Order: sequence, then structure tokens, then C1' cells
RNA sequence: CCAGUUGACCGGGUGGCCGCUCCGCGCAAGCGGGGAGGAAAGUCCGGGCUCCAUCGAAACACGGUGCCGGAUAACGUCCGGCGGGGGCGACCCCAGGGAAAGUGCCACAGAAAGCAAACUACCCGGCUCCGGCCGGGAAAAGGUGAAAGGGUGCGGUAAGAGCGCACCGCGGGCCCGGCAACGGGAACGGCAUGGCAAACCCCACCGGGAGCAAGACCAAAUAGGGAUGACGUGAGGCCUUCGGGCCUCAGCCGGUUUCGUGGCCUGUCAUCCGGGUUGGUUGCUAGAGGGCUUCGGCAACGGGGCUCCCAGAGGAAUGGUCACCACGCGCAGCCGCAAGGCUGCGCCCUACAGAACCCGGCUUACAGGUCAACUGGCGCU
Repeated sequence: CCAGUUGACCGGGUGGCCGCUCCGCGCAAGCGGGGAGGAAAGUCCGGGCUCCAUCGAAACACGGUGCCGGAUAACGUCCGGCGGGGGCGACCCCAGGGAAAGUGCCACAGAAAGCAAACUACCCGGCUCCGGCCGGGAAAAGGUGAAAGGGUGCGGUAAGAGCGCACCGCGGGCCCGGCAACGGGAACGGCAUGGCAAACCCCACCGGGAGCAAGACCAAAUAGGGAUGACGUGAGGCCUUCGGGCCUCAGCCGGUUUCGUGGCCUGUCAUCCGGGUUGGUUGCUAGAGGGCUUCGGCAACGGGGCUCCCAGAGGAAUGGUCACCACGCGCAGCCGCAAGGCUGCGCCCUACAGAACCCGGCUUACAGGUCAACUGGCGCU
């Protein structure tokens, strides 16, 4: 210098003017101070907090997690290891318990897909019309498939085969190392019921439900519920016992509902109780908090010391504009062999994106730029 890996960080700056929101001071005018993010996002996990249920856990059902050890309030997160895979390497990726409890599945192709069998070809014997046919042996070769009952080599054999042997793999026990996952070793066993559990299932562990629109408080009137008391015995409506009146009738009967009377319903005022709409207050931001430092630990993280206060809006503030600078893009001119550099003008006034109860994570988006450690290669000393 080129190519790359991992981790961390910034993500416009300064000033003037005009505004918005919250807090403090002030009688007021006003003054002073705070005011988005690394993801505030998706709402995918885990908690705090609140209400409801159970209020004793367990079991059943359902859901989730799944190598080992640690961290943590907790986690499906993080750290350190193990195993497997990829890369020359730094390093990266893995949903990684159990297939000998049971059930189920294994498409297409292929003779055969789970229980042992044999399509072509091979070997032996017999027959033959010389094309083959029959009986037996064997599973090495060909072919199919993601997968065909260990692999390679030598011996062996009629041909073959763990049939025998060596190495590799595998299996259960033993010894050694490690807390463990697991790793290493020697001897033994001729090799055994292949794969799939992001199929049911088994095992171990975890899990009540709903969510700040949770929840709590205040609280009107001319609205409205209940209780008690007082007033009025009035007004309206309905029904009707009785009496009077009126109509009809010779009279009784009948009709009418004008009046009185009786029954039921609808009131006014005061006090108290309870609910509750609009509304207001609270929850609401000092917290598993930030920065610096020190100690323990490989690390995640934990302990101590000093220091700081850092948004609380709520149809929802955190903005607009001007100037300069930095970055980026475009055009023009000049210099230069070229890469490129300088000057001027213009644009964007910049990527992803906007808190809504609060934390810890994960995932996703992100113009451009910076730093550190490491790896491979080239050149020079």
C1' cells in the first nucleotide's frame, strides 16, 4: 500500500431574530433553566407497576424452552467453553435432549425403503434345437435413489462374503483429564433394530388473566336514582261506590259525567346517601439511572468511592428563517501525462427516522464518516 475480519463510536456545527412546551422566580412586564433516538420503530420475548381471579399447592390439559457451565430481577438475552460445518487465515454459522417406550412417514426412481430379499451381471451342476432353460451358491461389480444392512487394502474362494487379518470408523464397559458438555488412551467385540421428533410422542425445566384506554381521587346543574321530613290538600289524568243536578219516562229502570265524594297515578321544597357523563387532578418520570474511577472476574457481570439531575406533551411541544463553516452532489474554468488538486456558482440545508407508564433484550432500517485490534498478500529498510 492492497484485500479482508471483528469490535466501538459520530451521524451536522456556531451565531442572530421570531416562536412552541414544561419547571423555578416575580404583583406584572418579563428573566433564568430543561426539551427526542441509536434505533424513540416492529410490538417479538422478559420484568417492574396496577387491577381481576385463586387466595393451599399439586395433578390434568394447553403453550413455551432444550449441548455444558456461568451472568442476571428475569429472559427465547448475554458471556465462556464443547461438538458439528465453512474459510489459507483473522473469524463466521448451527432449533445442538431422547430413534433400543410406542405409533406414524420415507415422494419420484428402483428388484427391494425396514425385513429381509435379488433386476442385470458373476460362479457351479444338469439339459440343449446353441438362442437359451432349470436347480443351487453368493451379494463383491453395474444400475436407481437423499438414504441400499460399515469403508480401504491384502489374503481367501468355483464365484464370493468380517469368512480371516491390518488400518480407519462403530459399540458397551475400564483407566486418565475436566465441575460438566466432552476429550485422550489401551485392550475387547466382527458390526448389531437406517433416517425423520421445526410428525405425534417421551423426558427435564418454566408459565394464572388483562393491561396506563391499567388503576386512584375530586366533582357540577336546569339532567337523573333512592331514603326521610315538611308544604299543599290545591292542579291534571283515569276509574268509579254513593248522593245531588240534567235528559228520558206516568213511574221504576236506563243514560249523561256538570257538581260533590271516594280510589290510584303524576308534585314543590329541604336534608342525607349512592352512581356517574363532559371535565379536572393523579399514576408521570430519581431510575434494576448517567458519567468518571478503583477492586474482583478470561468475560458477561458484580462490589466500593466521587459526581450529575437529564423531555414529560397529551390531538399531542421539541420548530421556522437568515448568515458563515464542514460534508456530499452537479456544472464551468485553470493546473496536471494520469490519478487528482484549486477556484467560482448552484442544490440538499441532508441518511434511517419523531418519545406517549418505565426498564432489560432481540429483530429490522440507516447517506456519509472516524477509531482500535487482528488476518492474508506485495514492496522497501
Predicted 3D model of a 381-nucleotide RNA (Bacterial RNase P class A) from a Devosiaceae bacterium.
Taxonomically the source falls in Devosiaceae (Bacteria, Pseudomonadati, Pseudomonadota, Hyphomicrobiales).
A source record names the gene rnpB.
Rfam family: Bacterial RNase P class A. From the family's description: Ribonuclease P (RNase P) is a ubiquitous endoribonuclease, found in archaea, bacteria and eukarya as well as chloroplasts and mitochondria. The family's RNA type in Rfam is ribozyme.
The model forms 98% of the base pairs in the Rfam consensus.